[in-house]
Background: Predicted 3D model of a 254-nucleotide part of an RNA (large-subunit ribosomal RNA, domain VI) from Chloroherpeton thalassium.

Context: one part of a larger RNA
RNA sequence: CGCAGGAAAUUUGAGAGGGCUUGUCCCUAGUACGAGAGGACCGGGACGAACAGACCUCUAGUGCACCAGUUGUCACGCCAGUGGCAUCGCUGGGUAGCUAUGUCUGGUUAGGAUAAGCGCUGAAAGCAUCUAAGUGCGAAACCUGCCUCAAGAUGAGAUUUCCCUAUCAGACACCAAGAAGAUGACUUGGUUGAUAGGCUACAGGUGUAAGCGCAGUAAUGUGUUUAGCUGAGUAGUACUAAUUAGUCGAUUGA
Numbered sequence: 001c002g003c004a005g006g007a008a009a010u011u012u013g014a015g016a017g018g019g020c021u022u023g024u025c026c027c028u029a030g031u032a033c034g035a036g037a038g039g040a041c042c043g044g045g046a047c048g049a050a051c052a053g054a055c056c057u058c059u060a061g062u063g064c065a066c067c068a069g070u071u072g073u074c075a076c077g078c079c080a081g082u083g084g085c086a087u088c089g090c091u092g093g094g095u096a097g098c099u100a101u102g103u104c105u106g107g108u109u110a111g112g113a114u115a116a117g118c119g120c121u122g123a124a125a126g127c128a129u130c131u132a133a134g135u136g137c138g139a140a141a142c143c144u145g146c147c148u149c150a151a152g153a154u155g156a157g158a159u160u161u162c163c164c165u166a167u168c169a170g171a172c173a174c175c176a177a178g179a180a181g182a183u184g185a186c187u188u189g190g191u192u193g194a195u196a197g198g199c200u201a202c203a204g205g206u207g208u209a210a211g212c213g214c215a216g217u218a219a220u221g222u223g224u225u226u227a228g229c230u231g232a233g234u235a236g237u238a239c240u241a242a243u244u245a246g247u248c249g250a251u252u253g254a
Base pairs, nucleotide, nucleotide: 001152005163006162007161008160009159010158011157015149016148017147018146021049022048023047024046025045026044027043033038051106052105053104054103055102059100060099061098062097066093067092068091069090070089071086072085073084074083075082076081110144111143112142117137118136119135120134164253170248171247172246174190175189176188177187178186195241196240197239198237199236200235201234202233204230205229206228211224212223213222214221215220
């Protein structure tokens, strides 16, 4: 821009894409079969492999604004306590998120029309013949069925609701953000508000802060103290920031 009024929401599915795998064991049954050795079809069940999708409860990894320990050096006048730099200085842990090695799920079943093949009826050709007329079965392949996209499907579909004489329905822009993201886009919110920050509480992490007391000459230990601190987590709470204003948008549908 189109879809001949303008919107919001929900949809149909022409069409397109994805998926489609397979093993071992058990039962049936040591049955049928076979002299024996051996050893089934059909049917039922269990457990896997690889692959794929989703997720982070568990396990494991990462986790450079979390916690602790610690070396050298510099600084805060000194002690104590802290901070900077040294690969994040090094080391031990680790929330959220992101991950796999972790967890869950999937392929099934079924229908249609068939291939090779197997048939029924059956002539040409008094017989025979699955084929010539007619007709039945039959495969991981084909078409459906399962999942995803999908009306620019210009063949532009359908349903519901709203709006129409001065700006409505609605959208944009702007702003607070995000499990969304290069930017656009998408999603949530914008005071009639929990969108982000802060604060409060909790979860989780680290592992018992500083100061002071006590014991010890001291290093240090110990009590206060399962403390102190705590990024992304879960709730609550308008304290702060989403202010006010703005732009576009139908002539009842050529």
Lineage of the source: Bacteria > Pseudomonadati > Chlorobiota > Chlorobiales > Chloroherpeton.